[in-house]
Context: one part of a larger RNA
RNA sequence: CCCUCGUUAAGGAACUCGGCAAAUUACCCCCGUAACUUCGGGAGAAGGGGGGCCCCUUCGGGUGAAGGAACUUGCUUCCAGAGCCCAGGGGGGCCGCAGAGAAAUGGCCGUGGCGACUGUUUAAUAAAAACACAGGGCUCUGCAAAGUCGUGAAGACGACGUAUAGGGCCUGACGCCUGCCCGGUGCCGGAAGGUUAAGGGGCGAUGUCAUGGGGGCAACCCCGGAAGCGUCAAUCCGAAGCCCCGGUAAACGGCGGCCGUAACUAUAACGGUCCUAAGGUAGCGAAAUUCCUUGUCGGGUAAGUUCCGACCUGCACGAAUGGCGUAACGAUCGCGGCACUGUCUCAACGAGGGGCUCG
Numbered sequence: 001c002c003c004u005c006g007u008u009a010a011g012g013a014a015c016u017c018g019g020c021a022a023a024u025u026a027c028c029c030c031c032g033u034a035a036c037u038u039c040g041g042g043a044g045a046a047g048g049g050g051g052g053c054c055c056c057u058u059c060g061g062g063u064g065a066a067g068g069a070a071c072u073u074g075c076u077u078c079c080a081g082a083g084c085c086c087a088g089g090g091g092g093g094c095c096g097c098a099g100a101g102a103a104a105u106g107g108c109c110g111u112g113g114c115g116a117c118u119g120u121u122u123a124a125u126a127a128a129a130a131c132a133c134a135g136g137g138c139u140c141u142g143c144a145a146a147g148u149c150g151u152g153a154a155g156a157c158g159a160c161g162u163a164u165a166g167g168g169c170c171u172g173a174c175g176c177c178u179g180c181c182c183g184g185u186g187c188c189g190g191a192a193g194g195u196u197a198a199g200g201g202g203c204g205a206u207g208u209c210a211u212g213g214g215g216g217c218a219a220c221c222c223c224g225g226a227a228g229c230g231u232c233a234a235u236c237c238g239a240a241g242c243c244c245c246g247g248u249a250a251a252c253g254g255c256g257g258c259c260g261u262a263a264c265u266a267u268a269a270c271g272g273u274c275c276u277a278a279g280g281u282a283g284c285g286a287a288a289u290u291c292c293u294u295g296u297c298g299g300g301u302a303a304g305u306u307c308c309g310a311c312c313u314g315c316a317c318g319a320a321u322g323g324c325g326u327a328a329c330g331a332u333c334g335c336g337g338c339a340c341u342g343u344c345u346c347a348a349c350g351a352g353g354g355g356c357u358c359g
Base pairs, nucleotide, nucleotide: 001354002353003352004351005350006349007348008347010345011344014343019340027051028050029049030048031047036041038173052094053093054092055091056090057089058088060086061085062084063083067079068078069077070076071074095099107338108337109336110335111334112333113332114330115329119131120130135171136170137169138168139167140166141165147157148156149155174325175324176323177322179255180254181253184252185251186248187247188246189245190244193243194242195241199237200236204232205231206230207229208228211224212223213222214221215220256274257273258272259271260270283317284314295311296310297309298308299307
């Protein structure tokens, strides 16, 4: 010096990102307990008091001996209450610093964010505001169901279930609610018209070639060309799809700009204009979202980039990618207070184990 413990004057968070760690608290009984609340809770709220031993007394409970009585003479029944044990009340006394005398054994309160809650998770850096969850909604599925596994199979799951069922997706208790846009994309419905594949058709074109004509000694070349066998192929007939016509947003998604105007100023209920499918309603708002920003004002502090309450200029909230609240809950994340402390001012001493020195 390090590790693990113990104690500490005065102060008491001045430490630090942060009371991290440690300390406080702790058991049982009694008294007493706020806001808020979904009336269950919050609650062990908070905050107080008591606790050992001895004696006296009292009340209750348990067990039930002597003794007595009766007869049906029995391991009988009844009366009786001694003694002992247990729990509580009252009074008096004793000892210590200390009586839950050791061990084990909640610190508490206020106020916010997020998530309703109990649960689940990154086996070995993350336990959370992530996942799940009851509840809500949309959608598919009429049973050989949809969906899924499987070789385009048999077969199986779904389910020995049957729309109060099963699958998919989103949201996430509860309360109050969930506005406008269907132009784009998706899905659903429609089938008149446009487009359109294979296929059907086959106008027509063409290759080959019997043979005919011409040239050449010949091989062969040139021209025309039936049938057959091939190739190409127009008009036309051809579904779904697409185009088209509608619907649908708790489907994917989207939800404006400029200028002017009121008898101080400022502001603009009001007007004009451009664009759009429609221009953000309620509620919330410097927010887990605010760049400028430590916004401004208020609160708390001697002093507060955090925190709480407001304001609204929302860079870039907003309604089931849910909005706003919410009792209870949380090894959650902020802020404040009380208690308590070696966290600190500022360190000291002690114990055990290392290191180190000597052997």